[in-house]
RNA sequence: AGAGAAGGCCGGACGGUCGCCGGCGCGGGGCAACCUGCGCGGGAGGAAAGUCCGGGCUCCGCAGGGCAGGGUGCUGGCUAACGGCCAGGGGGGGCGACUCCACGGCUCAGUGCCACAGAAAGCAAACCGCCGCUCGUGAGGGCGGUAAGGGUGAAACGGUGAGGUAAGAGCUCACCAGCGGCUCGGGUGACCGGGCCGGCUCGGCAAACCCCACCCGGAGCAAGGCCAAAUAGGAGAGCGAUCCCGGAAACGGGUGAAGCGCGGCCCGCGUGGGGCUCUCGGGUAUGGCCGCUCGAGGCGCCGGGCAACCGGCGUCCUAGAGAAAUGACCGUCUCCCUGGGUGUGAGCUCAGGUGACAGAACCCGGCUUACAGGCCUUCUCUGGCG
RNA sequence: GGCGGCGUAGCCAAGUGGCCAAGGCGGAGGUCUGCAAAACCUCUAUUCAGCGGUUCGAAUCCGCUCGCCGCCUCCA
Numbered sequence: 001a002g003a004g005a006a007g008g009c010c011g012g013a014c015g016g017u018c019g020c021c022g023g024c025g026c027g028g029g030g031c032a033a034c035c036u037g038c039g040c041g042g043g044a045g046g047a048a049a050g051u052c053c054g055g056g057c058u059c060c061g062c063a064g065g066g067c068a069g070g071g072u073g074c075u076g077g078c079u080a081a082c083g084g085c086c087a088g089g090g091g092g093g094g095c096g097a098c099u100c101c102a103c104g105g106c107u108c109a110g111u112g113c114c115a116c117a118g119a120a121a122g123c124a125a126a127c128c129g130c131c132g133c134u135c136g137u138g139a140g141g142g143c144g145g146u147a148a149g150g151g152u153g154a155a156a157c158g159g160u161g162a163g164g165u166a167a168g169a170g171c172u173c174a175c176c177a178g179c180g181g182c183u184c185g186g187g188u189g190a191c192c193g194g195g196c197c198g199g200c201u202c203g204g205c206a207a208a209c210c211c212c213a214c215c216c217g218g219a220g221c222a223a224g225g226c227c228a229a230a231u232a233g234g235a236g237a238g239c240g241a242u243c244c245c246g247g248a249a250a251c252g253g254g255u256g257a258a259g260c261g262c263g264g265c266c267c268g269c270g271u272g273g274g275g276c277u278c279u280c281g282g283g284u285a286u287g288g289c290c291g292c293u294c295g296a297g298g299c300g301c302c303g304g305g306c307a308a309c310c311g312g313c314g315u316c317c318u319a320g321a322g323a324a325a326u327g328a329c330c331g332u333c334u335c336c337c338u339g340g341g342u343g344u345g346a347g348c349u350c351a352g353g354u355g356a357c358a359g360a361a362c363c364c365g366g367c368u369u370a371c372a373g374g375c376c377u378u379c380u381c382u383g384g385c386g
Numbered sequence: 387g388g389c390g391g392c393g394u395a396g397c398c399a400a401g402u403g404g405c406c407a408a409g410g411c412g413g414a415g416g417u418c419u420g421c422a423a424a425a426c427c428u429c430u431a432u433u434c435a436g437c438g439g440u441u442c443g444a445a446u447c448c449g450c451u452c453g454c455c456g457c458c459u460c461c462a
Base pairs, nucleotide, nucleotide: 001382002381003380004379005378006377007376008375009374010373012333013332014331015330016329017328018327020043021042023040024039025038026037027036028035029034045357049368050367052366053365054364055363056362057220058219059218060217064267065266066265067264069216070215071214072213073212074088075087076086077085078084089103090101091100092099093098104211105210110209111208112205113204114203122157127150128149129146130145131144132143133142134141135140158176159175160174161173162172163171177201178200179198180197181196182195183194184193185192186191224290225289226288227287234280235279236278237277238276239275243254244253245252246251259271260270261269262268297316298315299314300313301312302311303310304309335355336353337352338351339350340349341348342347387458388457389456390455391454392453393452396411397410398409404442412430413429414428415427416426417425435451436450437449438448439447
């Protein structure tokens, strides 16, 4: 210098003018609701998005068990939790930095599928060829053997060599590959390395049913709660039925049917005569208030850990409107692009143009997707120079 | 804002791993007729909303994205 790899950051800056949405303070008007003036301070994002996961929070039968259903799937760790993250193992790719993988089990549970082609597609199978026997003068036919060769297919039951044979074949042997069993060493573990034995050679698909291990109750802020006093219908809470035991009684303890209700179903849970006591009993409008933003929070330093992350100390407060504000213009500067001038060149200068994706709606941790342009750090390979 | 469903030709639609993706309406051409209608024959999906993955093979199974539709606002 060229070509790459990994990680992180920014998402125009400053000033002025006019506006918009909340908050606070002071003032004016009004009985009040409210209206209005001035001042101060605040006002979108890295993804606010998709709503794909997980959690907080709220209600429901308070959350217990079973079935059904759903999800996850190498190992260890982190975490409130996760399908996320970190570290490692195995496999694939790259010369390399590095990167990709839904990565449990079809061989010790079972079932299913594998179209077409092909002789044969999962338990065996003979179309051509090869070999033997036999019939025939012959061409050829019949019976049997053979998975080494051809052919079909996405896929055809280990590979190479030697022996062996009528021809062949793990049929036998040597080496290699895989699998299974036993065993030694290392590792928390996934797994890795070694030794011995067994000719065991076994097809693929579980993003097919299913099996194994682990996890999940359901719904969602349009969740949910509240809004002066009195009455009726009504609603809620407590006591209370029956039977049994104890007791003189008051009362105490136990049982608690049928029916009804229950947000997948069952077990189960609640309720369960007449009545009594107490409480509530709101609102009329595309109503108001709360939930509502201080939180598993941001930043800095120190410590632990390879890391994700955790702990301690200090510091900061940063939108909370249920139809929705966060904008427009001007000036200066900056980045990028195009054209011109100048300069050997880096560059300097003039004119013009563009500014991406997008936009909070209860909150948070992730993932995924979209994105003009720019900056920084570390590393790899190749070439050159010293 | 939250939750759920759907997407196959111009329109309606079947198909849920396997040969060229059924069928109807419509459209185009032809036969028949003096001309039409009816009838009959033929054609009408290069991409199953798009992209990627699993598989020998995907409209179908899985993931992401796009578009469309429906339901849910005190009391109730």
Molecule: RNase P RNA; transfer RNA
Organism: Candidatus Rokuibacteriota bacterium